Predicted 3D model of a 351-nucleotide part of an RNA (small-subunit ribosomal RNA, central domain) from an uncultured bacterium.
Context: one part of a larger RNA
RNA sequence: UUGGGCGUAAAGGGUGUGUAGACGGCAGACUAAGUCAACUGUUAAAUUCCUCGGCCUAACUGAGGGUAUGCGGUAGAAACUGGUAUGCUAGAGGGUGAGAGAGAGAAGUGGAAUUCUCGGAGUAGCGGUAAAAUGCGUAGAUCUCGAGAGGAACACCGAUGGCGAAGGCAGCUUCUUGGCUCACUCCUGACGUUGAGGCACGAAAGCGUGGGGAGCAAACAGGAUUAGAUACCCUGGUAGUCCACGCUGUAAACGAUGAUCACUAGACGUUAGUACUGCUUUGCGGUAUUAGUGUCGUAGCUAACGCGAUAAGUGAUCCGCCUGGGGAUUACGGUCGCAAGACUAAAACUC
Numbered sequence: 001u002u003g004g005g006c007g008u009a010a011a012g013g014g015u016g017u018g019u020a021g022a023c024g025g026c027a028g029a030c031u032a033a034g035u036c037a038a039c040u041g042u043u044a045a046a047u048u049c050c051u052c053g054g055c056c057u058a059a060c061u062g063a064g065g066g067u068a069u070g071c072g073g074u075a076g077a078a079a080c081u082g083g084u085a086u087g088c089u090a091g092a093g094g095g096u097g098a099g100a101g102a103g104a105g106a107a108g109u110g111g112a113a114u115u116c117u118c119g120g121a122g123u124a125g126c127g128g129u130a131a132a133a134u135g136c137g138u139a140g141a142u143c144u145c146g147a148g149a150g151g152a153a154c155a156c157c158g159a160u161g162g163c164g165a166a167g168g169c170a171g172c173u174u175c176u177u178g179g180c181u182c183a184c185u186c187c188u189g190a191c192g193u194u195g196a197g198g199c200a201c202g203a204a205a206g207c208g209u210g211g212g213g214a215g216c217a218a219a220c221a222g223g224a225u226u227a228g229a230u231a232c233c234c235u236g237g238u239a240g241u242c243c244a245c246g247c248u249g250u251a252a253a254c255g256a257u258g259a260u261c262a263c264u265a266g267a268c269g270u271u272a273g274u275a276c277u278g279c280u281u282u283g284c285g286g287u288a289u290u291a292g293u294g295u296c297g298u299a300g301c302u303a304a305c306g307c308g309a310u311a312a313g314u315g316a317u318c319c320g321c322c323u324g325g326g327g328a329u330u331a332c333g334g335u336c337g338c339a340a341g342a343c344u345a346a347a348a349c350u351c
Base pairs, nucleotide, nucleotide: 003323004322005321006320007305008304012319014201015200016199017198021194022193023192025088026087027086029084030083031082033081034080035077036076038074039073040072041071042070049065050064051063052062053061054060091191092188093187094186095184096183097182098181099180103177104176105175106174107173108172109171110154115149116148117147118146119145120144125136126135162169163168206247207246208245209244210243211242215241216240220236221235222234223233258318259317260316261315262314263313266296267295268294269293270292271291272290273289274288275287276286277285278284279283300307301306324351325350326349333344334343335342336341
C1' cells in the first nucleotide's frame, strides 16, 4: 500500500483455454443510475475560524455570524459514462479460391551402423591408455566373407530454414486431424480485449502395473592415478533410457523481456504468398505489397550494457509479480500426491 518499478539490480505466472470481473468502434434517438448546477431539510451543543463585548491584560468567558462534509427531498441540464431500442462497417468472425510446413495421433515400412548367434576362411594376439593394468583370446579371439536375430536412432538434404500456445517436433508411405498465411471484399454486424478462481497441456529425472532391452549408462565391482581418490581415465555393469496405460507437475520451462491494439527514419538478408514487369523464357531476375524470421541502424529510451516497427520508443486496456541481505524456493498449518515431493507461506534472531 500512496508512489515507483519488473531484459541483466527484487520483480512476467511454464503455456493455453475460458468463468466472474475490468475495459471497449461509428451514428442519431430516448432515458436520467453515475455526473453537474439551483433551492431546501438535516448534519445537537461545546470546540475550531471571524466580529463585537466582560474580567486592569492574557489565558478564560458571553453574544452574533460563517465555512466545511455526509445523507435526504423538490424542480432542472444532457456533453461524457451507464441503460433501452434502431442502424452502420473500419474491429472481430464467416464464405470462396489458392499456398507452405520435422504441427498432432495411429498404422505400415526402408537402409546404414552397433551388439549377439550360426557357418566358412585364418593365427596369436586383441582391446585400452599420457603410459598401463583389470578384461577378452589356442575351449581359436581380434581381423575377414556369408546367413540370421533383436532393439534403438534416423547420415546426406539441413539452413540465425519451417511448424507449434508453450513443452517441443526430423528416414519414407498411408489414414484421421488442429492451426496459420495470401487474394477477393461476397456474408454476419461489435459478436471484441484481458482474464482472479476453474479446466487442459506441460522437457528431463522419478513413481505404479505389464512388456521390451541392441547401444549407452546413475548405483555397484575391478584396474589405474594419487599422500589419499568414495572422482576425473580404463574394463565391466544394474536400474533407467524404449513401448502401453496411469501418476508426478517441476527446469537457466529463457528472448532471464505477460497478452492485445495503435503510432513512430532507413539499409541489407531469408521463408511463404499476391500483383505488375524485364530478359537470352523447362528458367533467371526487377519493382510494389502482405505475413513470418534475422543482421545493422535514426529518433527516442536506458544506470550502463544495450533495445531500436519482432522496442527495452510513444500511448491505451487487462492480468501476474516486487518492496534491503540472511534466516527462507524454510518452519507450522492447509490442499494435492502411492512415494519422492509440489503449491501456498511466516516469525524470532542477525547484519